Transfer RNA from a Candidatus Aenigmatarchaeota archaeon, 71 nucleotides, folded computationally.
Its Rfam family is "tRNA".
The coordinates come from a structure-prediction model, not an experiment, and the mean pLDDT is 83.
The organism belongs to Candidatus Aenigmatarchaeota, within Archaea.
RNA sequence: GGGCCCGUGGUCUAGCGGUAGGAUGCUGCCCUCACGCGGCAGAGGGCUGGGUUCAACUCCCAGCGGGCCCA
Numbered sequence: 001g002g003g004c005c006c007g008u009g010g011u012c013u014a015g016c017g018g019u020a021g022g023a024u025g026c027u028g029c030c031c032u033c034a035c036g037c038g039g040c041a042g043a044g045g046g047c048u049g050g051g052u053u054c055a056a057c058u059c060c061c062a063g064c065g066g067g068c069c070c071a
Stems, first nucleotide, its partner, number of pairs: 001070007010024004018054001026042005047063005
């Protein structure tokens, strides 16, 4: 320098135009003599900027960051 893939709560991950889901962690309550386990509830998310669209996490462009391959 060229090509490809990825970017979603603290962490890991799914969804690929129409309500953003799960696991783990965290908080509260229940349970327990108590801790843990278990049960219930809750808070916490789309890398940035544009474009297309009635509607964008999803499609397109540019940038930023990470990974792999070639030179």